Predicted 3D model of a 73-nucleotide RNA (transfer RNA) from Patescibacteria group bacterium UBA3466. It was read from a public genome assembly. The prediction has a mean pLDDT of 82. It matches the Rfam family "tRNA". By type it is a transfer RNA. Rfam's curators write: Transfer RNA (tRNA) molecules are approximately 80 nucleotides in length. The source organism's lineage runs through Bacteria and Bacteria candidate phyla.
Formats: sequence, structure tokens, C1' cells
RNA sequence: GGGCCGUUAGCUCAGCUGGUAGAGUGCUUCCAUGGCAUGGAAGAGGUCGCUGGUUCAAGUCCAGUACGGUCCA
Repeated sequence: GGGCCGUUAGCUCAGCUGGUAGAGUGCUUCCAUGGCAUGGAAGAGGUCGCUGGUUCAAGUCCAGUACGGUCCA
């Protein structure tokens, strides 16, 4: 320098054929216990790496770019 893959909640990851973004875990509150752990209920938490484009509509398509992984040189 070039090819490919990844980037989404604090963490680990889903997200189909474009149509108002989810799970597990963690966190907060409550219930249950004499208390802890376990269990149950509710809730908060996201500019979807960044910039631009296409579209009525983009996490998803296109271009550029940043970072990480991997292969080639």
C1' cells in the first nucleotide's frame, strides 16, 4: 500500500426483504427474608464510529473517512 470482516445500551451481542431499535447481563426502585444470597415485579439507560449521498422513509443501500481484527505485498 491492497483485500476481507467488525464498530448498535456500562459489558457481551441480535436486528430478515429499507418502515418508529431489542435480548442477556449489569444498574435503580419495590416485593419476598430477621439479614444475605437466590427468586419475583417495575423502571432508567442508545446522535446505531464519523461525514456526506440515494429515498416519502436508512442500523440496513452507496461514497468517503477513523479505529480494531485478519490475510496478501